[in-house]
Context: one part of a larger RNA
RNA sequence: GCCAACGAGUUUGCUGUACGUUGCCUGUUUAAUUUGCGCAAGCAAAGUAGGCGUAGGGAAACCGAGUCUUAACCGGCGACAUCUCUUUUAUGAGUUUGGCCUGUGUAUACAACGCCAAGCCCAUAGGAGAGAUAAUCGCAGCGUACACAAGACACGAAACCGGGUGAGCUAGCCUUGGCCAGGGUGAGUCCCUUAGAAAUAAGGGAGGAGGCCCGAACCCACAUGCUGUGCAACACAUGGGGAUGAGCUGAGGUUAGGGGAGAAAUUCCAACCGAACUCGGUGAUAGCUUGUUUUCCUCGAAACAGUUUUUGGACUGGCCUUCUUGUGGCAGCCAGAGGUAGAGCACUGAAUGGGGAUGGGUGGAGAAAUCCUACCAUUCCUAACCAAACUCCGAAUGCUGGUAUUGCUAUACAAGGGGAGUUAGACUAUGGGGGCUAAGCUCCAUCAGUCAAAAGGGAAACAGCCCAGAUCGCCAUCUAAGGUCCCUAAAUCCAUAUUAAGUGUAAAAGGCAGUGUCGCGACUCUGACAAUCAGGAGGUUGGCUUAGAGGCAGCCAUCCUUUAAAGAAAGCGUAACAGCUCACUGAUCAAGUUGUUUCGCGCCAAAAAUAUACCGGGGCUAAAUAUGGUACCGAAGAUGCGGGUGUUAUCGUUUACGAUAACACGGUAGAGGAACGUUCCCAACGGCGUUGAAGCGGCAGCCGUGAGGCACCGUGGAGUGUUGGGAAGUGCGAAUGUUGGC
Repeated sequence: GCCAACGAGUUUGCUGUACGUUGCCUGUUUAAUUUGCGCAAGCAAAGUAGGCGUAGGGAAACCGAGUCUUAACCGGCGACAUCUCUUUUAUGAGUUUGGCCUGUGUAUACAACGCCAAGCCCAUAGGAGAGAUAAUCGCAGCGUACACAAGACACGAAACCGGGUGAGCUAGCCUUGGCCAGGGUGAGUCCCUUAGAAAUAAGGGAGGAGGCCCGAACCCACAUGCUGUGCAACACAUGGGGAUGAGCUGAGGUUAGGGGAGAAAUUCCAACCGAACUCGGUGAUAGCUUGUUUUCCUCGAAACAGUUUUUGGACUGGCCUUCUUGUGGCAGCCAGAGGUAGAGCACUGAAUGGGGAUGGGUGGAGAAAUCCUACCAUUCCUAACCAAACUCCGAAUGCUGGUAUUGCUAUACAAGGGGAGUUAGACUAUGGGGGCUAAGCUCCAUCAGUCAAAAGGGAAACAGCCCAGAUCGCCAUCUAAGGUCCCUAAAUCCAUAUUAAGUGUAAAAGGCAGUGUCGCGACUCUGACAAUCAGGAGGUUGGCUUAGAGGCAGCCAUCCUUUAAAGAAAGCGUAACAGCUCACUGAUCAAGUUGUUUCGCGCCAAAAAUAUACCGGGGCUAAAUAUGGUACCGAAGAUGCGGGUGUUAUCGUUUACGAUAACACGGUAGAGGAACGUUCCCAACGGCGUUGAAGCGGCAGCCGUGAGGCACCGUGGAGUGUUGGGAAGUGCGAAUGUUGGC
C1' cells in the first nucleotide's frame, strides 16, 4: 500500500413540548398492593391514594367571570361560539280598521292631510326557553422528532487524585574486602664534620614526606576522524586528562515520588524525570482536530444585529424548512415627512483683490498744529471664491401611509407551533472613511450582482468579469455573449473612410514641417511662394569713445537725399578698412502660397534580470481602426419530439388512485417526504429444498428513476423464502482507525 472482517446519534426516565395514531370523553388514568390463572414468562380482575382537566386574577391573604394595581379612574391579565324556532320588551318605518279635532273644497253628507288607539308586518337593540351544528377543549397508551439528566455520535490529550512497585541503572551514605608496573624528585627529622659561648648556620650521610613529577593497569571523556536504516538507542580509531588520592573497585545494606539523592547540571532515581513506574478514580474533561456507513424526491440558507473574561465559543433576533390558521402581497397611482447630491454665502468659520471710515502704528515733512504713508485691528461697500462636524435654498432615488378605481399574483403574504443551520465571507459595480483619491490593502453602506452553494458558452489558461441558471433522452431547429484567414465551428462578406506606426499587440508630462478633417484670416495673373539673373546707393568713416571703431567691441542718436529699391544696418568677415550675404527692389517663370484653430489616427518620450515572452500561436497592411449593413457560427439558453416527478386547479366513485391542463424540478449547511437492503420475532402461505437450501463465482436476458430484485450457468452440500406486521448490536472508502492476510 491493497484486500477481508470489525468500526461512530444509542439506551434509560411515574421528565417536558409538538405532531401522528388508538381508546374513552355520563372527564380520563391508575400507583403501591391484593386476588385468580399459568411450569414460567406473564395475563386478567380488584385497588380512585394521587395526577391532569373542568376559571381566572393576585407575591400572598383572598376574591371570583372577574381579579390585580389605585383614594378612584385609566390600565394589566382573564371571561363572553354560531345558526334556527317560539315568546317577550323598547324604538322606528310601512299598511289596515276605528275614533277625534282644526283648516281647505262644499249648503250638509263625504273625501284628503294631521293626531290618538288597536291589529298585521319589517328593521334594530335586549331578555327568556327549546332545538341543531361544527367543533374546540380533555385524559391515558403507543410511535416519531427535539430538549433536559446521564459517558449521550465515535476515537483522541497535556494533566489531577488515591493505593502500591522500584536504588540489580544511577546519586549519596553505612559495613566489610580488594587494587594501584616502573621511574623521578628528595620535606620535616636523625647522625657526623666545620664554625659558634649558644641559638643556629653550612657541608656530608641516613631517611623517605607530598590531594608532588613522568608513565602502564585502572578510572575519565578534552580534540578530531569515523559511524549516523551503526558493531553500538552514544560504539570505534588516533591522540588527551588523573593515576597514594576529595583515588578506583567487589559484596552486603540504606534513603522513594507532596519524596529521595545531588563537589548544583532542573542532574539522577531501571534506555525521554520541572516531578518515576504501575493499577485504580476513568468512558476525567476537550468551546479543539479528525471521522461518521443505502437510494430517490421537494424546498433551501448564513457569514448580519445585540449581549457575552466575548471575538475560531455561546444565547436571543434576522435569514431556511415543515405543519396549521387567516387574508392579503407587489407594482402603478395619490398623499406625506426629510436636509443628502447640487448649489449658495443669509448664519458659523476659512480666505483673496479694490475702495471708504475709526483706532493703533513705522517712516517722512514741519517750529508746532497738522499732513502723507508700508502695516495691524474693527467695521461698511464691492468683485471673485471655500467647508464632513456651515445653510437663505434644494433634487433624483429611497422611506412611510392610503388605494373604491388599473395591472400582476395567491406556487403570494401574515400570524402561531415543531426542526434547523449560520454569525471566519470573497470579488465586481456604485457612494464613502482610513491609506499615498497605493495595494489581489483595510473598514462601512446598497434587501446591488456573482461566487460561496452554479454546471454550460465567452474572456488563450483564469471561484467573484460578460452571456446564461443543467428534471431525463434525441446524430433536430433558432439564438446570447463572443466570433467567422489557418490552428478552430462560421464572411479571405458588402459600402465608405482612417492608419504605415506591425500602430493594432502595455504607459505620462512634454515634444513634433507625420497624415486626414472642420473653420477663420493674409498674399495672389495689377503675377503671389520658391528658385534664377540684376541692383542693394549718396550725405557718411553719423556723433562719442578708442591705438584703431569706416553699418556690424561699446555708448548716444537713428535723420535727410537719389531712387524701382536699398536699415546710420539682420548675419559672416577685417587689426581697422576691404570682402560675402540679408532686409528691400526690378526682371525671368507661371498658379496657387502662407498663418492659425477644431477633431481623428499615428511618431518620439519607452531600460531588467533562464527564452522570442505585452496579439493564445501561425501570421496579417487587413486578418488593424471607425461608421453602417447583410449572412453565418456559437451554450446544458429557447424551440421541437418523447419520458419522469412535484404543486395547484378541474373531472372521474370519496379515498390510497387515475385523467387533463398550467406552472415548476442547479444546489453546500440544513428542514421535510418516500423507498431499498441486513439480523431477529409473530402469523399465514399446510411455501421452497439432497430431483440440491444458504454462501461463492459468472452473467449477454427481464423489472425498478435508484438503492436493488428476478431469471440463467457453474460451484457448494443443508438449510431457507414470500406476504402482512413488529424489534434493531441495521448498510463503510477515508477516522496517521482496529485485527488478520498478502
This is a predicted structure of a 742-nucleotide part of an RNA (large-subunit ribosomal RNA, domain II) from a bacterium. Its Rfam family is "Bacterial large subunit ribosomal RNA". Its mean pLDDT, the model's own confidence on a scale to 100, is 81.